RNA sequence: AGAGUUUGAUCAUGGCUCAGGAUGAGCGCUGGCGGCGUGUCUAAGGCAUGCAAGUCGAGCGACGUGUUCCCCGCAAGGGGAAUUACGAGCGGCAAACGGGUGAGUAACACAUUGGUAACCUGCCUCCAAGUCAGAGAUAGCCUGCCGAAAGGCGGAUUAAUAUCUGAUAGCAACGCGAGGACAUAAGUCUUUGCGUUUAAAGAUUUAUUGCUUGGAGAGGGACCUAUGUCUGAUUAGCUAGUUGGUGGGGUAAUGGCCUACCAAGGCAUUGAUCAGUAGCAGGCGUGAGAGCGUGACCUGCCUCACUGGGACUGAGAUACUGCCCAGACACCUACGGGUGGCUGCAGUCGAGAAUAUUCCACAAUGGGCGAAAGCCUGAUGGAGCGACGCCGCGUGCAGGAUGAAGGUUUUCGGAUUGUAAACUGCUUUUCUCAGGGAAGAAUUUGUGACGGUACCUGAGGAAUAAGAGGUUGCUAACUCUGUGCCAGCAGCAGCGGUAAUACAGAGACCUCAAGCGUUAUCCGGAUUUACUGGGCGUAAAGCGUCCGUAGGUGGUUUAGCGGGUUAAGGGUGAAAACUUCGUGCUCAACACGAAGGCCGCCCUUAAAACUACUAAACUAGAGAGUGGGAGAGGUAAGCGGAAUUGCAGGUGUAGUCGUAAUAAGCGCUGAUAUCUGCAAGAACACCGAUGGCGAAGGCAAUCCCCUGGACCUGUACUGACGCUCAUGCACGAAAGCGUGGGGAGCAAACAGGAUUAGAUACCCUGGUAGUCCACGCCCUAAACGAUGUCAACUGGUUGUUGGGUCUUCACUGACUCAGUAACGAAGCUAACGCGUGAAGUUGACCGCCUGGGGAGUACGGCCGCAAGGUUGAAACUCAAAGGAAUUGACGGGGACCCGCACAAGCGGUGGAUGAUGUGGUUUAAUUCGAUGCAACGCGAAAAACCUUACCCACCUUUGACAUGUACGGAAGUCGCUAGAGAUAGCUUCGUGCUCGAAAGAGAGCCGUAACACAGGUGCUGCAUGGCUGUCGUCAGCUCGUGUCGUGAGAUGUUGGGUUAAGUCCCGCAACGAGCGCAACCCUUGUCAUUAGUUGCUACAUUCAGUUGGGCACUCUAAUGAGACUGCCGGUGACAAGCCGGAGGAAGGUGGGGAUGACGUCAAGUCCUCAUGGCCCUUAUAGGUGGGGCUACACACGUCAUACAAUGGCUGGUACAAAGGGUUGCCAACCCGCGAGGGGGAGCUAAUCCCACAAAGCCAGUCGUAGUCCGGAUCGUAGUCUGCAACUCGACUACGUGAAGUCGGAAUCGCUAGUAAUCGUGGAUCAGAAUGUCACGGUGAAUACGUUCCCGGGUCUUGUACACACCGCCCGUCACACCAUGGGAGCGGGUUCUGCCAGAAGUAGUUAGCCUAACCGCAAGGAGGGCGAUUACCACGGCAGGGUUCGUGACUGGGGUGAAGUCGUAACAAGGUAACCGUA
Repeated sequence: AGAGUUUGAUCAUGGCUCAGGAUGAGCGCUGGCGGCGUGUCUAAGGCAUGCAAGUCGAGCGACGUGUUCCCCGCAAGGGGAAUUACGAGCGGCAAACGGGUGAGUAACACAUUGGUAACCUGCCUCCAAGUCAGAGAUAGCCUGCCGAAAGGCGGAUUAAUAUCUGAUAGCAACGCGAGGACAUAAGUCUUUGCGUUUAAAGAUUUAUUGCUUGGAGAGGGACCUAUGUCUGAUUAGCUAGUUGGUGGGGUAAUGGCCUACCAAGGCAUUGAUCAGUAGCAGGCGUGAGAGCGUGACCUGCCUCACUGGGACUGAGAUACUGCCCAGACACCUACGGGUGGCUGCAGUCGAGAAUAUUCCACAAUGGGCGAAAGCCUGAUGGAGCGACGCCGCGUGCAGGAUGAAGGUUUUCGGAUUGUAAACUGCUUUUCUCAGGGAAGAAUUUGUGACGGUACCUGAGGAAUAAGAGGUUGCUAACUCUGUGCCAGCAGCAGCGGUAAUACAGAGACCUCAAGCGUUAUCCGGAUUUACUGGGCGUAAAGCGUCCGUAGGUGGUUUAGCGGGUUAAGGGUGAAAACUUCGUGCUCAACACGAAGGCCGCCCUUAAAACUACUAAACUAGAGAGUGGGAGAGGUAAGCGGAAUUGCAGGUGUAGUCGUAAUAAGCGCUGAUAUCUGCAAGAACACCGAUGGCGAAGGCAAUCCCCUGGACCUGUACUGACGCUCAUGCACGAAAGCGUGGGGAGCAAACAGGAUUAGAUACCCUGGUAGUCCACGCCCUAAACGAUGUCAACUGGUUGUUGGGUCUUCACUGACUCAGUAACGAAGCUAACGCGUGAAGUUGACCGCCUGGGGAGUACGGCCGCAAGGUUGAAACUCAAAGGAAUUGACGGGGACCCGCACAAGCGGUGGAUGAUGUGGUUUAAUUCGAUGCAACGCGAAAAACCUUACCCACCUUUGACAUGUACGGAAGUCGCUAGAGAUAGCUUCGUGCUCGAAAGAGAGCCGUAACACAGGUGCUGCAUGGCUGUCGUCAGCUCGUGUCGUGAGAUGUUGGGUUAAGUCCCGCAACGAGCGCAACCCUUGUCAUUAGUUGCUACAUUCAGUUGGGCACUCUAAUGAGACUGCCGGUGACAAGCCGGAGGAAGGUGGGGAUGACGUCAAGUCCUCAUGGCCCUUAUAGGUGGGGCUACACACGUCAUACAAUGGCUGGUACAAAGGGUUGCCAACCCGCGAGGGGGAGCUAAUCCCACAAAGCCAGUCGUAGUCCGGAUCGUAGUCUGCAACUCGACUACGUGAAGUCGGAAUCGCUAGUAAUCGUGGAUCAGAAUGUCACGGUGAAUACGUUCCCGGGUCUUGUACACACCGCCCGUCACACCAUGGGAGCGGGUUCUGCCAGAAGUAGUUAGCCUAACCGCAAGGAGGGCGAUUACCACGGCAGGGUUCGUGACUGGGGUGAAGUCGUAACAAGGUAACCGUA
């Protein structure tokens, strides 16, 4: 510090996710040791048991109990004493500290800063003064009584540092005065006069300690103030002791703190009130910081103590282990009544994902009491439990290669685990055992819970000690097997459908390590709330517009002030924590010492620029009088013509209207058309214009009244009066609403007619609201420049509107102000684009945005007559949604071009019969593949057996075929038997080749045996190679360098011409190059040369190229020539080229062929071949016989033959090319009507044969008919091939003689030696072509042209497509699930108002009752208490509101789901352009 994820790719926007750190943590797997920390976050839920606050005999009495001593006593017992202990009581101090918790609290609760001249303070310290004289009670103890208990009542008696009376006392308090100092708003301090009032306690023994009064201090507390302190406006008004004053009361003290009276205030958009949430801080976590989150442990403050209320005591409490009352809960009970409060330490139940021992000690530190010893102390010091966290240590170290074995993998060679192990040597941290053994103790002695601990020494032995997660990318680390969209994984992207580095297991590897992962939460990354540090034309985002209040902000100069500001100094900002330096535990964590910071607040002093304020001025901003001209600016009232429709009349006759085409409609009761007149309403052609005006919405005939604003020019005047603007006020298209008018045209709804599968639409004919006017509402629009207002600054060019200045013969030119448009420098922008009218550079103010959907929805509020508007969420769900641009593809977008693409022609197919292939059906099997073009006379250049892969039956199992081992044998061959055959059995003949003297060995072949293996036309063409089809013989497809662009990419390759062509030329930020095109190759057309046999032949000869001669010609086959727009003319741009011509056998690629760019279709083929993986192995392999592939209601494709006279038949007669032939072609001749048979010459082929070419030509006949057309079908008889023609061959002869008379919709081929037509040959092949591949003969018609159909190419345009239109995608309905709104209501919480009620307590009153101290001789009084009562008030009760949560029959929409239903709304002109508002 970034990364992944939207796309085919790109840039930017934007969300989601990850890597880091952290935790009082939880869970899973695992677990050796030690140190230091830390441990109920939930139920402020309930608690058994024990402990957590006592102490003082030097305050007091009784001596009750124990111990010790003394005396008396026989003993029992009695008496006395103690530096004595324990227990109860009176009394004093403490118990208000220490310890716990975070429920409440949004507050002077807390933090920081000041103040108290408005206060209190026990114990402690210091100073001053004092401590005199008396009195009456009371608990305890004793006794009587009540009660179950707790406890209570009466009587008698007693003490005090308990209580009370009196004296003394001022420097105390209060009242009335006087002087001084300081301060001032009130006042305080000090000196002093008079008056009134108030004190005390002793104890122990010889020195202390108490007590009382006053003053001071320290520490502690109380109150006040400034500033800061969460969320919500779907909480906007709150307040009656409320705000202030006066008098009084109360308090330690100020104060409405309380009370009486008076006034009517006080708080609030700088957020009052209300609601929700929450202890606050030092700090802690994170972060570069600013921030954000948090408030465990430790420290400070606050708060609470079962819940609510209350006071008492006291220096201090409204009191955790005190009191009273009420309530809930729990316990005891003799039922009458009592008792209790772990949010102290342990512990228990419960709750929960989850959090410890009913431990030791007061040795240390501290606290209470005490003179002290001491006692108490669950504070504290320690130990125990938990990997909960941080830190440290260990689980060994060195050597050790045939790189062992085993595991994994493999291309079978190896690689890896791996120096790892074994093995050898060494060490002992840790561990076990034994011995020693602290500091912590302050203090001379004594005193240690921890603890026989830390630590030290010795001995033993590698001994006691490694896991967890991960391995597709992010992200370090890869293979095998299993599984087969299953099981499963996943933080995001995503993985899994038979070769998964993503699931599961294994091996290997990576990371961290006594831990490792995961879950939850916080910060970070996230500049993703942007102060630092973001945006708003199109991504989310400028209010529809103006005016304007608060607020914010604001021109120039001078003087003053010193709030802000700046500087210096001072105070404070607790400690701990943090940073730096050092020190101590073996290191570290940890602890200690010092310094710094703690960014803040306050005080003092200084300065006076800026800002604010005060005062005075200025004119450049703003306003404004005067002078001009422009304008659909607004309101109201008149008026005009054209058109439309209607009415009346005339002329006139059959149609008219309407559409793509119809129909409905209108019309003989007279339409449409045309003429005349009248009426009505609405809108204003031309001018008219990216012209004008207005804030926006918006405004258009013309004239008049009233009226707003802007602009220009010169210049009096005012003197900052300005800008922006939350809340607010006003305006605000269309549609819509209310009332009343009006209504010609148009026209939602509605009706009819068409279209359509349907058509509640688009089209047509009608037609009502409405559109118009007046008044009143509504308040929304894609209200758009998708661009808030104002101001300043920053190159230019061109057009246009209004005004002005100068100039000119001239609205001629120049300049200038205000508008309105186009293009563009810099700059900006993601790009598109903007560009002095900014989206540039800046300033001021307002509004708005923060992923998509849910949703501008729900609820609530406000507005509205309603429709609805405005404000405006959440649950849930997705990983995207969206912008700009790029390349493609596509369009029922555009432009250009080409092609037998159409058109123009010729001939067909589709109808018939047959052949053949396919589908379907059938079958034991009808083997398999090919399926739009680009499958279907295709693989198959040939299924009777074989082929053959299929079916049935019978057989074989190392196999029909290959290699290796062992043994035997030459190989081979004649024949017989059984069987359907494969096969089985028997049998005849036979003995080779090489080496070697021989024995023997070897090669090849055959057989037998066992095992490795063979074999598979079994699966996967979506695992593949190779080959092939197709777009398409279309003209395209790319690269290097350069340039442009942030980039994908573009340029080149586009443009102007031209071509069959990206062919060539020109131009151009391109210049070149490659694969394609063309050419080079074959063939054909002309000529030459060479060569002449089997070919040819002019000469001679013959029946005959038969023979001689010859190679001129034809031909053959080798080499050359020839054609290149080369020449001429025209045209074009002086080009490329095109047109015409000459010459030439051939002319513009001469004709034909071979040749197929980058790629597309997961196109075809595992059944040609090759091949990965999977599967079968007495069978999915191999053999044999028979059957099937040839089936047949039917459908389709491709062909053959026809339907006839341009013909059929009969007779005669002429002319080819290219092939094939020894298992062959087969002549002559003979036989047969014929297929054919016999025969045997020739030929290994320019020699012989197949082999007579046919159409044609010359004659004859038939005469338009189901025929002398047509030949299917069937019968009979034959021929040939072949082991074999039944299923199932071809051919021949005779007979038979079906459909068919030119073929619906639709559709195919062909542009010249082509179509059409005629025959010939080859391959395959024993036989078997109407198929196929070749060959020649005869030999046309037509092309105006590119509008349309199909396919293709180039450019351009739109796009929401990219699996690319066979695309994408919307809504209803049906089903399942999820969250949510409404809902008759029901239940709970909280809060407010009114009323009832009134415990305990305090205060006031008191007529009843009781009463020691003082007064009084007494009666009695003073004083006190009980009771009663009044006020306040908790619990409780009644009634009615507000708010919130839960639940609810039914119901509304929303979301998500596998390939459901119906249509096709949107994206292309999406087939009616789309969209916004409204009905």
Molecule: small-subunit ribosomal RNA
Organism: uncultured bacterium